[in-house]
C1' cells in the first nucleotide's frame, strides 16, 4: 500500500410514522423520532434499474358538425445514490 471488518476508541447518519412547508405527482426541505448504516458522504443527460406524469403525443368520447373534459396507453425534461453502480474517505482487533 491492498484486501478485510470487531461487543474496539472517537465520532457520524437517520428509516417508517406524525407535523410543518414546496410541488400537478414522485419527492424534497425542517421539526419531533431511530429501522438500520463502514461509506446512509459525493455524484442523476453521457452506466444499469425504479418512481412519477404538470405537459406532450396518440387512443377515447355526445343525437349533426366540430372540439373539448373525464378515462386509457406512451414519452422526463421532474424525481430516487437508504437498489446496483462510479468517486472520495475516518479508524485498525483477528
Nucleotide at each position: 500500500g491492498u484486501a478485510c471488518g470487531a461487543u474496539a476508541a472517537g465520532g457520524g447518519c437517520a428509516a417508517a410514522a406524525c407535523c410543518a412547508u414546496u410541488g400537478a405527482a414522485a419527492a424534497a426541505u425542517g421539526g419531533u423520532g431511530a429501522c438500520g448504516c463502514a461509506a446512509a458522504g459525493c455524484u442523476a443527460u453521457a452506466g444499469g434499474g425504479g418512481c412519477u406524469a404538470a405537459u406532450u403525443u396518440g387512443g377515447g368520447u355526445a343525437a349533426u358538425c366540430a372540439u373539448a373534459c373525464a378515462c386509457c396507453a406512451a414519452a422526463a425534461u421532474g424525481c430516487c445514490a437508504g437498489c446496483c453502480a462510479g468517486c472520495u474517505g475516518c479508524c485498525g482487533a483477528a
A computed fold for a 94-nucleotide RNA from Paenibacillus sp. GP183, annotated as c-di-GMP-I riboswitch aptamer.
The RNAcentral record of the sequence draws on ENA and Rfam.
Lineage of the source: Bacteria > Bacillota > Bacilli > Paenibacillaceae > Paenibacillus.
Model confidence (mean pLDDT): 84 of 100.